Notes:
Predicted 3D model of a 74-nucleotide RNA (transfer RNA) from an uncultured Bacilli bacterium. Rfam family: tRNA. About the family: Transfer RNA (tRNA) molecules are approximately 80 nucleotides in length. The prediction has a mean pLDDT of 81. The sequence was found in a public genome assembly.

RNA sequence: CGGGAAGUAGCUUAGUUUGGUAAAGCACUACGUUCGGGACGUAGGGACCGCAAGUUCAAAUCUUGUCUUCCCGA
Numbered sequence: 001c002g003g004g005a006a007g008u009a010g011c012u013u014a015g016u017u018u019g020g021u022a023a024a025g026c027a028c029u030a031c032g033u034u035c036g037g038g039a040c041g042u043a044g045g046g047a048c049c050g051c052a053a054g055u056u057c058a059a060a061u062c063u064u065g066u067c068u069u070c071c072c073g074a
């Protein structure tokens, strides 16, 4: 320098195929249960999707640029 992959809640991931209310597990908070803790049960909060711009009625998803990490080639 060229090609490819990944970036979504505190953590690990799904959702991208086919644009249409952002989801799950663990964790966290409250309550119940217990003498207490753990486990279990019930309820709840938290991400507008790496960043910027564009297309569209509508973008995590499509397009362009850019940042970080990893892989391959030179």
Stems, first nucleotide, its partner, number of pairs: 001073007010026004020057001028044005050066005